[in-house]
Predicted 3D model of a 72-nucleotide RNA (transfer RNA) from a soil metagenome. The RNAcentral record of the sequence draws on MGnify. Its Rfam family is "tRNA". By type it is a transfer RNA. Rfam links the family to the GO term triplet codon-amino acid adaptor activity.
RNA sequence: GGCGGGUUAGCCAAGUGGCAAGGCAAAGGUUUGCAAAACCUUCAUUCCCCGGUUCAAAUCCGGGACCCGCCU
Numbered sequence: 001g002g003c004g005g006g007u008u009a010g011c012c013a014a015g016u017g018g019c020a021a022g023g024c025a026a027a028g029g030u031u032u033g034c035a036a037a038a039c040c041u042u043c044a045u046u047c048c049c050c051g052g053u054u055c056a057a058a059u060c061c062g063g064g065a066c067c068c069g070c071c072u
Stems, first nucleotide, its partner, number of pairs: 001071007010024003018055001026042005048064005
């Protein structure tokens, strides 16, 4: 230098056009003599950044950043 993959909550991770699942953690509550466990509730109006397409973009297109791999 060329090619491919990845980037979504504190952590892991699904979603591939129609207002972002789930788990762990955290906070509040029920329960308990106190805890633990269990159960209930809450938790991403900038989905890495900037533009574009579209009625509508995490998702499609272009450019950039960072990480991983392959080729030279």